[in-house]
RNA sequence: AUGACAUCCGGAGAGAGGCUGAAAGGCCCGCCGAAGGGGAAAGUCGCGAUCCGCAUGAUGCGGGGACGACGAAGCUCUCAGGCACCAGGGACGGAAGGGGC
Numbered sequence: 001a002u003g004a005c006a007u008c009c010g011g012a013g014a015g016a017g018g019c020u021g022a023a024a025g026g027c028c029c030g031c032c033g034a035a036g037g038g039g040a041a042a043g044u045c046g047c048g049a050u051c052c053g054c055a056u057g058a059u060g061c062g063g064g065g066a067c068g069a070c071g072a073a074g075c076u077c078u079c080a081g082g083c084a085c086c087a088g089g090g091a092c093g094g095a096a097g098g099g100g101c
Base pairs, nucleotide, nucleotide: 005097007095008094009093010092015029017028018027019026020025030083031082032081036079037077038076039075043070044069045068046067051063052062053061054060
């Protein structure tokens, strides 16, 4: 110097949809991606069958490729969450802490 963590500031997107209800909400249709979550590329590692090349008395060496594991995001999926204003949440960024040496 850095992480978790807490504080302050900035912080996008998408229907003022329909029905119902006093409201909160529920159901239906249509959407968003930046809480969270899922997916996986190149590559790396492991490992046999078959095949190919070289060498050998025989083991062997190399290639290729199947399978398995690991493998990122602001990509992608839309599970979760969200879709007038306000409020809340909000990846990420900034400030000063914190902590470490």

Overview
Glycine riboswitch aptamer from Limimaricola cinnabarinus LL-001, 101 nucleotides, folded computationally. It was read from a public genome assembly, where an Rfam model found it. Its Rfam family is "Glycine riboswitch aptamer". Rfam links the family to the GO term glycine biosynthetic process. The model forms 89% of the base pairs in the Rfam consensus. Lineage of the source: Bacteria > Pseudomonadati > Pseudomonadota > Alphaproteobacteria > Limimaricola cinnabarinus.